[in-house]
RNA sequence: GCCGUCGUAGAGAAAUGGUAACUCGUCAGACUUCUAAUCUGUAGACUGCAGGUUCGAGUCCUGCCGGCGGCG
Numbered sequence: 001g002c003c004g005u006c007g008u009a010g011a012g013a014a015a016u017g018g019u020a021a022c023u024c025g026u027c028a029g030a031c032u033u034c035u036a037a038u039c040u041g042u043a044g045a046c047u048g049c050a051g052g053u054u055c056g057a058g059u060c061c062u063g064c065c066g067g068c069g070g071c072g
Base pairs, nucleotide, nucleotide: 001071002070003069004068005067006066007065010024011023012022018055027041028040029039030038048064049063050062051061052060
């Protein structure tokens, strides 16, 4: 330098182009003498960045950034 693949909440991880799930964790409550465990509930993501297509984009297209793998 070229090719492929991935980038979504604090961590992990889903999502036929149609209001972005779930698990763990956080926070609050219940229970407990207190803690842990358990149960119930809450908040937290404009999806790596910038554009394009589309009525509508996490998803399709282009460029760039970063991780991983391969080729040279």
A computed fold for a 72-nucleotide RNA from Neurospora pannonica FGSC 7221, annotated as transfer RNA. Rfam family: tRNA. Rfam links the family to the GO term triplet codon-amino acid adaptor activity. By type it is a transfer RNA. It is recorded under the gene name tRNA-Arg-TCT-3-1. Model confidence (mean pLDDT): 82 of 100.